[in-house]
Context: one part of a larger RNA
RNA sequence: CUGGGUUUAAAGGGUGCGUAGGUGGCGCGUUAAGUCAGUUGUGAAAUCCCCGGGCUCAACCCGGGAAUUGCUUCUGAUACUGGCGUGCUUGAGGCCGGUAUAGGUUACUGGAACGGACGGUGGAGCGGUGAAAUGCGUAGAUAUCGUCUGGAACGCCAGUGGUGAAGACGGGUAACUGGGCCGGUUCUGACACUGAGGCACGAAAGCGUGGGUAGCGAACGGGAUUAGAUACCCCGGUAGUCCACGCCCUAAACGAUGCAGACUAGACUGCAGCGGGUCUGACCCCGUUGCGGUCGUAGAGAAAUUGACAAGUCUGCCACCUGGGAAGUACGGUCGCAAGGCUAAAACUC
Repeated sequence: CUGGGUUUAAAGGGUGCGUAGGUGGCGCGUUAAGUCAGUUGUGAAAUCCCCGGGCUCAACCCGGGAAUUGCUUCUGAUACUGGCGUGCUUGAGGCCGGUAUAGGUUACUGGAACGGACGGUGGAGCGGUGAAAUGCGUAGAUAUCGUCUGGAACGCCAGUGGUGAAGACGGGUAACUGGGCCGGUUCUGACACUGAGGCACGAAAGCGUGGGUAGCGAACGGGAUUAGAUACCCCGGUAGUCCACGCCCUAAACGAUGCAGACUAGACUGCAGCGGGUCUGACCCCGUUGCGGUCGUAGAGAAAUUGACAAGUCUGCCACCUGGGAAGUACGGUCGCAAGGCUAAAACUC
């Protein structure tokens, strides 16, 4: 390079926006670059191949032809691709009217629980475990009532549910704000798909500065257990967990399944709309659009399974894989305050 692959065997980038590039709907006209046909010149010789010939054969040698898949001149063809022009509406987007929602940001606010402070009642234990002990308590604990105060998280509703690109999002109210879906032939007229680089977002832990700290709780101290116990259990407890701003940029960042589009049996079900039927109707029935699931046909698959939300049949573009270990390491580069991240080998070995 040709090829074969990427749910679980090696392999889909954590996610989006988007640059270059690649790819690109329906019709007409034009051009003739790609493409196709013929043609001109060239494509050294030798070699290879074919025919014939010369050494007694062969190797070898000689003659002729073919080939040299390429480049080039001119003439022509116009289906497809491309260029140019023009038109179209189904792709895409806008507009109008609705609609659901833990989508985001900020401010304010609520109740339960928990801790603390003060006061009342009360008077000997409480707590904890397999059993204990450390610990707390006559300076009055535990229990209980009242008042005040603090921080964090939001029970039921709650769902096989919803929203978001992903990470993720759940008490209530308001303001600001993003996206989706449905209905409407109302507008633009291919404006599209993908996306190397790039930019942005990105759980938890961790880092910097300042604040906050109820509960929980790495480290650490103590009590147990044990042969030991740097653990599991118990009593404490700092960082952290929370807030603001700035970094870090990883994950079993998972559906272990890239994005977009087309096509290919159904059944049941949840969520959000729209339409129709039933004299009315909120009930019921039917149809339809989008989203979320369960089962399943054909097909696919090594099987498990998957099966219109494909892992089926195809198209476009990107990313990635190529035996195990050494190793996601070393070196170099680059980013970071650091921790470390990204990129990424080889010797050697099986």